[in-house]
A computed fold for a 75-nucleotide RNA from a Candidatus Bathyarchaeota archaeon, annotated as transfer RNA. It matches the Rfam family "tRNA". By type it is a transfer RNA.
RNA sequence: GGGUCGGUCGUCCAACCUGGUUAAGAUGCCACCCUUACAAGGUGGAGAUUGUAGGUUCGAAUCCUGCCCGACCCA
Numbered sequence: 001g002g003g004u005c006g007g008u009c010g011u012c013c014a015a016c017c018u019g020g021u022u023a024a025g026a027u028g029c030c031a032c033c034c035u036u037a038c039a040a041g042g043u044g045g046a047g048a049u050u051g052u053a054g055g056u057u058c059g060a061a062u063c064c065u066g067c068c069c070g071a072c073c074c075a
Base pairs, nucleotide, nucleotide: 001074002073003072004071005070006069007068010027011026012025020058029045030044031043032042033041051067052066053065054064055063
């Protein structure tokens, strides 16, 4: 230099192919219940505008382009 894959709550990981009502879940965090207390368990809550900048569209996490970061392959 070329190619493939990935980047989404603190962490992990879906939703993308087929654009459309509140971005799902686990774990962690907070409050309450339970317990003499802790853990475990139960209930509820907060936490993302999806790597970044543009484009297309009535509408973009999703489609298109550039760039950044990471992994692998080729040279």
The source organism's lineage runs through Archaea, Thermoproteati and Candidatus Bathyarchaeota.